[in-house]
């Protein structure tokens, strides 16, 4: 004195997921505000016929569809051979849509394009009710691309 990692605290990202307040045997247990879902009239919507194959139906959520490959798992069809179809798991491309440092628009660049819950039930939906108010991540003297408008100081 440098460089490396960490702690607190602060700035910020995704999300509804913040705030403020009572009790407490200190392990929690409650109210509120605001944001957030779900259920629930009239009106509206929705309702038909046939035939194959599959196969209950719904919510939150941006997370939906279409498509390849696989020496892999099941099941049909047809077995001279070569096969082929559906389902399932993997692993891959694309895509409806989403997200990015106050807010909108446009352009550039970069991500994400999952999970999960209700239990055979629920279209919108006033009055009413029922619920949630979590999890994850980044920067730390730096992080905040550019352009136009608004707003507010």
């Nucleotide at each position: 004195g440098a460089g490396c990692a960490g702690g607190c605290g602060c700035c910020g990202c995704c999300g509804a997921g913040u705030c403020g307040c009572c009790c407490u045997c200190c392990g929690g247990g409650g109210c509120g505000a605001g944001c957030c879902g779900g259920g629930g009239a009239c009106c509206c919507a929705u309702c038909g016929a046939g035939a194959c194959a599959c196969u209950g139906g719904g919510g939150u959520g941006a997370a939906u569809c279409c498509u390849g490959c696989u020496c892999c798992c099941g099941g049909g069809c047809a077995u001279u051979c070569c096969g082929u179809c559906c389902g399932g798991a993997g692993c891959g491309g694309g895509u409806a849509g989403g997200g990015c440092u106050g807010c909108u628009u446009c352009c550039c660049g970069c991500c994400c394009g999952a999970a999960u819950c209700c239990g055979u039930c629920a279209g919108c939906u006033a009055a009413c009710u029922c619920g949630g108010u979590a999890g994850g991540c980044g920067g730390c003297a730096a992080c905040c691309g550019g352009a136009a408008g608004a707003a507010c100081g």